The RNA shown here (transfer RNA) has 71 nucleotides and comes from a Candidatus Micrarchaeia archaeon.
Lineage of the source: Archaea > Nanobdellati > Microcaldota > Candidatus Micrarchaeia.

RNA sequence: GGAGGCAUAGUCUAAUGGUAGGACGGCACCCUUACAAGGUGCAGACAGGAGUUCGAUUCUCCUUGCCUCCA
Repeated sequence: GGAGGCAUAGUCUAAUGGUAGGACGGCACCCUUACAAGGUGCAGACAGGAGUUCGAUUCUCCUUGCCUCCA
């Protein structure tokens, strides 16, 4: 320099155009003499920008970061 892939919550991971879900973790309550475990509930996320579309995490383009391959 060229090509391809990936980017979703503090962490891991789903969602192939129609309300962003789950696990761990966090907080509150219940339980316990107390702690742990357990139960119930709550908060928290689509890398950034633009385009297409009635509607975009999803499709297209650019940028950024990471990984792989080629030279």
Its Rfam family is "tRNA". It is annotated as a transfer RNA.